Background:
Predicted 3D model of a 73-nucleotide RNA (transfer RNA) from Candidatus Staskawiczbacteria bacterium RIFCSPHIGHO2_02_FULL_43_16. It matches the Rfam family "tRNA". Rfam classes the family as a transfer RNA. The sequence was found in a public genome assembly. The organism belongs to Candidatus Staskawicziibacteriota, within Bacteria. The coordinates come from a structure-prediction model, not an experiment, and the mean pLDDT is 81.
[in-house]
RNA sequence: GCGGUCGUAGUGUAGUGGCCUAGCACAGCGCUCUGUGGCAGCGCUAGCGGGAGUUCGAAUCUCCUCGAUCGCC
Numbered sequence: 001g002c003g004g005u006c007g008u009a010g011u012g013u014a015g016u017g018g019c020c021u022a023g024c025a026c027a028g029c030g031c032u033c034u035g036u037g038g039c040a041g042c043g044c045u046a047g048c049g050g051g052a053g054u055u056c057g058a059a060u061c062u063c064c065u066c067g068a069u070c071g072c073c
Stems, first nucleotide, its partner, number of pairs: 001072007010026004018056001028044005049065005
């Protein structure tokens, strides 16, 4: 330099154009329970790497860019 794959809460992940103002688990916070703590139950906080485009509608498709990783040279 060229090509492939990937990037979604603090962490790990689901999603394959509309039911998604994005679900689940762990973590964090609050309440209930408890003599205290833990467990358990209920609730809350927190996310689509960035930009542009296509579309009535984009986490999802296209392009550029950034980063990670693998291969080639």